Predicted 3D model of a 523-nucleotide part of an RNA (small-subunit ribosomal RNA, 5' domain) from uncultured Sphingobacterium sp. Its Rfam family is "Bacterial small subunit ribosomal RNA". The RNAcentral record of the full RNA draws on ENA, Greengenes and SILVA. The source organism's lineage runs through Bacteria, Pseudomonadati, Bacteroidota, Sphingobacteriaceae and Sphingobacterium.
[in-house]
Context: one part of a larger RNA
């Protein structure tokens, strides 16, 4: 010093922290949705209209909207540290070898057609999960056509520059390639397509650094290089065909052990040594292993497929699942919390917005786990009371101003009353500016989980609050009794065999204090 644990003890508050072990298995709930201003529609709810035998029925007509098509998001956020000794991480460069949805900015365009398939309806299979066949159908779904370049391809040119392949600029010829509409107060606005630039995020390459073992000395066949092709966003044996025989290694290859890396953290005067919890950055993983699909982005924790182990359902034909998300359960363990509240704030997704979702987050609960602060009273008070303990000759010493008594105070706890900031926005109404769509401003309503919390005030009363370890030396603190090498103590030296300051108890003392000791680990 600690993410600690154990023993004894325990009044309060603030701030932080809380499975270090089994990357063991998981019941249950929640953790990623949203958009009706993309679309066809209309199950349920509320209106409205019509009909009615007064039971009800009909109508998407309106508010809205389950399921469905479509878009965006689900690659973020959250968890864990298994694997990894590696360009994984750190740092410094490079990409003349690259990609980037949403966002900003600039330019141009947004013409005209076609098609399918959900939902729905009909029939039908299955215990279920889930389907099958047929019919009709919308779109910002899918596909042609038109137009089109500073995009792409081919042919080559000039100028200039560099770092080897080459880069940049300019102009030419030929060819190829695009789109989607919605809302509207008809002014617009939100979109769509192509191209350039930016921003952001990513990808790749390289120098240097990065643990132990030589009782691991040789390793290597896509292996090292070349030509060509394929593949990729892109370079490359990345993959393949052919050719050559290389490549690495005592400056430690290969093999084995251990381990996520860094900022940091602990300690130390420093050098260093140890460490990598919480917070931040990067990496890797998501039951074990593999594979790709979709997509700007994944080889994808709460997506798909296959193999495997395990668990569950089953009508035995077949199906379902993955908490290293938040809680919680079992197990393991010396050991680590609530199946809580709210989207009020901050942030994120979607949406024009209102808003919806958000176990991110903000809060609350539990735990002396740590740090910090406060309290358990203050003053006075000597018959130096009594008890206890020690010495002893009547007596004395000590506990000890300690108590009692007297006079005060009321932090804190409990009680009574008041009671926040965190709220800025947004919406509504009005005004103003201007690039006419945003911004500014005014107003009155309304929105707080925490929380009737913090805080403030009041009344009463010393009232509600002290322990733990040690006292032979190291090391602050001593006597008596019991025991008698016994019982026991002990970090080291060592104590105990009849006067033990070392064992056990008592009185007294010392140290720290809501803690004190012990154990473990690091300096």
């Nucleotide at each position: 010093a600690u993410g600690a644990a154990c023993g004894c003890u325990a009044g309060c508050g603030g701030c932080a922290g809380g499975c270090u072990u089994a990357a063991u298995a998981c019941a249950u709930g929640c953790a990623a949705g949203u958009c009706g201003a993309a679309c066809g529609g209309c199950a349920g709810c509320g209106g409205c209209a019509c009909c009615u035998u007064c039971g009800g029925g009909u109508g998407g007509c309106c508010g809205g909207c389950g399921a469905g098509u479509g878009g965006c998001g689900c690659a973020c956020g959250g968890g864990u540290g298994a694997g990894u000794a590696a360009c994984g991480c750190g740092u410094a460069c490079a990409a003349a070898a690259c990609c980037u949805a949403c966002c900003u900015u600039u330019u141009a365009c947004u013409g005209g057609g076609g098609g399918a398939a959900a939902g729905u309806c009909g029939c039908u299979g299955g215990a279920a999960a889930c389907g099958g066949c047929g019919a009709a159908u919308a779109a910002u779904c899918c596909c042609g056509c038109a137009u089109a370049a500073u995009a792409c391809u081919a042919u080559a040119a000039u100028a200039u520059c560099g770092c080897a392949u080459g880069g940049u600029a300019u102009a030419a010829u030929a060819g190829u390639u695009a789109a989607a509409g919605g809302c509207u107060u008809c002014g617009g606005u939100c979109g769509g397509u192509a191209a350039g630039a930016g921003a952001u995020g990513g990808u790749u390459g390289u120098g240097c650094g990065u643990u132990c073992c030589a009782u691991u000395a040789g390793c290597u066949a896509g292996a090292u290089g070349g030509u060509g092709a394929g593949g990729u966003a892109a370079c490359g044996g990345c993959u393949c065909a052919c050719c050559a025989u290389g490549g690495c290694g005592a400056c430690g290859a290969u093999g084995g052990g251990u381990a996520g890396g860094g900022g940091g953290c602990g300690u130390g005067a420093g050098a260093g040594c140890g460490u990598g919890a919480u917070c931040c950055c990067c990496c890797a993983c998501a039951c074990g292993g593999g594979u790709a699909c979709u997509g700007a982005g994944a080889c994808a924790c709460g997506g798909a497929c296959c193999c495997g182990a395990c668990u569950c359902c089953u009508a035995c034909g077949g199906g379902a699942g993955g908490c290293a998300g938040c809680a919680g359960u079992a197990a393991g363990g010396a050991a680590u919390a609530u199946u809580g509240g709210u989207c009020a704030a901050u942030g994120g997704a979607c949406g024009g917005a209102a808003g919806u979702c958000u176990g991110a987050a903000c809060c609350a609960g539990c735990c002396a786990u740590g740090c910090c602060g406060c309290g358990u009273g203050u003053g006075u008070g000597a018959u130096g009371a009594a008890u206890g303990c020690c010495c002893u000759u009547u007596g004395g010493g000590u506990u000890g101003u300690a108590a009692a008594g007297c006079a005060c105070u009321u932090u804190u706890a409990a009680c009574u009353g008041g009671g926040a900031a965190g709220a800025a926005u947004g919406a509504c109404a009005g005004g103003g500016a201007u690039u006419u769509a945003u911004c500014c401003u005014u107003g009155g309503a309304g929105a707080g989980a925490c929380g009737g919390u913090a805080c403030c005030a009041g009344a009463a009363g010393a009232a509600u609050a002290a322990g733990c370890a040690c006292c032979g030396g190291c090391u602050a603190a001593c006597u008596c009794c019991g025991u008698g090498c016994c019982a026991g103590c002990a970090g080291c030296c060592g104590c105990g065999g009849u006067a033990a300051u070392a064992c056990g108890g008592a009185g007294g003392g010392u140290g720290c204090a809501a803690g004190c000791g012990u154990u473990a680990u690091c300096c």